Overview
The RNA shown here (c-di-GMP-I riboswitch aptamer) has 89 nucleotides. The coordinates come from a structure-prediction model, not an experiment, and the mean pLDDT is 80. It matches the Rfam family "c-di-GMP-I riboswitch aptamer". The literature on the family includes a 2007 paper in Nucleic Acids Res by Weinberg et al., "Identification of 22 candidate structured RNAs in bacteria using the CMfinder comparative genomics pipeline".
């Protein structure tokens, strides 16, 4: 640098579902678990997508509320950008 392998081998990670525990939501952390990963490590303050809407905004309202708009909230297992283990070559 380029291949490959998560069953050559060494050695990682965890998706759904479920119990707890935060939060308005989205999500997260934790167990457990194994759908899948060779960057599923790390960045959400380089950017692009993609989720929620408390708070705020505005329109209704039968005054109980209901709609819509917005990130300041989230998602790295969407692209993306940044470093890297192992073995071959």
């Nucleotide at each position: 640098u380029u291949u490959g392998u998560c069953u050559c081998a060494g050695g990682g990670c965890a998706a759904a579902c479920u119990g707890c525990a935060g939060g308005a939501a989205a999500c997260u952390g934790u167990a457990a678990u194994a759908c899948g990963c060779a960057a599923a490590g790390c960045u959400a303050u380089a950017g692009g997508g993609a989720c929620u809407a408390a708070a705020g905004g505005c329109u209704c309202u039968u005054c109980g509320g209901a709609g819509c708009c917005u990130a300041u909230g989230u998602c790295a297992g969407c692209c993306a950008g940044c470093u890297g283990c192992c073995a071959a070559a």